[in-house]
RNA sequence: CCAUGAUAAAGUCAAAUUAUCCGCAAGGAUGGGGCGGAAAGUCACGGGUUCUGUAGUGAUACCCGGGCUGCCGUU
Numbered sequence: 001c002c003a004u005g006a007u008a009a010a011g012u013c014a015a016a017u018u019a020u021c022c023g024c025a026a027g028g029a030u031g032g033g034g035c036g037g038a039a040a041g042u043c044a045c046g047g048g049u050u051c052u053g054u055a056g057u058g059a060u061a062c063c064c065g066g067g068c069u070g071c072c073g074u075u
Stems, first nucleotide, its partner, number of pairs: 003074003012037002017032006041068003045065003048060003051056001
């Protein structure tokens, strides 16, 4: 550097759901929870879905694709 992800180790993220708070809403934040994940880190660029005041430096990155970055191990 390329390929790869063990019934391994360390660390890490965290679905449903729940408490409190924020938001018109989609949904978000923090704590509990632990379905699961090898990018379930990050970016709304393309498609999809979705919200409302039909307007928007809305929502969704754990819907798919793509960009950028990254831990440990194996070959």